Overview:
The part of an RNA shown here (large-subunit ribosomal RNA, domain VI) has 271 nucleotides and comes from Treponema socranskii subsp. buccale. NCBI's taxonomy places the organism under Bacteria, Spirochaetia, Treponematales, Treponema, Treponema socranskii. The coordinates come from a structure-prediction model, not an experiment, and the mean pLDDT is 91.
Context: one part of a larger RNA
RNA sequence: CGUUGGAAGUUUGAGAGGAGCUGCUUUUAGUACGAGAGGACCGAAGCGGACGAACCUCUGGUAUACCGGUUAUCCUGCCAAGGGUAAGUGCCGGGUGGCUACGUUCGGAAGGGAUAACCGCUGAAAGCAUCUAAGCGGGAAGCCCGCCUCAAGAUGAGACAUCCCUGAGGGUAUAACCCUCCUAAAGACCCCGGAGACACUAUCCGGUUGAUAGGCUGCAGGUGCAGGCACGGCGACGUGCACAGCCGAGCAGUACUAAUAGGUCGUGAGG
Numbered sequence: 001c002g003u004u005g006g007a008a009g010u011u012u013g014a015g016a017g018g019a020g021c022u023g024c025u026u027u028u029a030g031u032a033c034g035a036g037a038g039g040a041c042c043g044a045a046g047c048g049g050a051c052g053a054a055c056c057u058c059u060g061g062u063a064u065a066c067c068g069g070u071u072a073u074c075c076u077g078c079c080a081a082g083g084g085u086a087a088g089u090g091c092c093g094g095g096u097g098g099c100u101a102c103g104u105u106c107g108g109a110a111g112g113g114a115u116a117a118c119c120g121c122u123g124a125a126a127g128c129a130u131c132u133a134a135g136c137g138g139g140a141a142g143c144c145c146g147c148c149u150c151a152a153g154a155u156g157a158g159a160c161a162u163c164c165c166u167g168a169g170g171g172u173a174u175a176a177c178c179c180u181c182c183u184a185a186a187g188a189c190c191c192c193g194g195a196g197a198c199a200c201u202a203u204c205c206g207g208u209u210g211a212u213a214g215g216c217u218g219c220a221g222g223u224g225c226a227g228g229c230a231c232g233g234c235g236a237c238g239u240g241c242a243c244a245g246c247c248g249a250g251c252a253g254u255a256c257u258a259a260u261a262g263g264u265c266g267u268g269a270g271g
Base pairs, nucleotide, nucleotide: 001153005164006163007162009160010159011158015150016149017148018147021049022048023047024046025045026044027043033038051107052106053105054104055103059101060100061099062098066094067093068092069091070090071086072085073084074083075082076081111145112144113143118138119137120136121135165270167181168180169179170178171177172175182268187265188264189263190262191207192206193205194204195203212258213257214256215254216253217252218251219250221247222246223245228241229240230239231238232237
C1' cells in the first nucleotide's frame, strides 16, 4: 500500500515445513515342521540404543550481585569489630531464582484410503486352459490422509461474532470533487512503570477505577549459630543467651516511592 467504512478479537486451511529409525529378551512353544540335530510364521508383553521436543520435581553443573571459613599485608589511634589489596573473585567450603544436561517427561505410532512387485476370484476371445480382455478381491518401512508447526499478499486477499460513527452551508470540471463551519466515535499511537519479550525495533503486561517496578512486612530458600555480654581455660579457644545473624533474582501482602498530567492520529453510514 492492497484486501472497497473504521476497529479490535476468534478462526477455516489452498499451500509449505517437520516427524517417519531400530535392537534384544520373555511368552505363544521346545508347539507347527523335522528321522534327528535343530526350530518357526502369526499374535502378546517387557527392556534398550540412537535421534528429537518440552521442562527443572528429582540428580548434577553454573552462580565476580548470597552466606561462611582462612593466609599475608595495609588502614579505621589501640583492644575488639570491620574495610582495602593479593593478575580484573586472594584462596577455600557451600549455594536460591534463572539458564542448563549428565537429569525428568514425552514422541516415531495406531487407524483409514489408493497402489507396486506379487497372490487370487469369476471369465471369454480360443467349447479346453488362462489373475484380464469386461468385472471383482488381497497386497509394502513406500504414496494420500492421520500427528506437530507456519499459513488469506490464497491479489482467488476467505469465514464468524462483537464494537463505533446517522451534522450544516457554498462552489464548480457534477465527481469516490473542492472550500468553510460544526463535530472527533470505536480504537490506536506518543509518553510513562515493567517482563512470560528483547541487540535496536518488535512482542506482551500495567499506568491510580492501579499491585507494573522499587521499598517495606511475612513466608519459602541459602549459609550455618552474628555482634555483645557472661562463664570455663595460662592460652589458642570452647560453651550459653541462639536452628542465631545475615541474605540476589522466588511466593504473597501492603500504595510508602515512581507509572501524574497531557498530547496526536483516527471521522460523520461507506457501488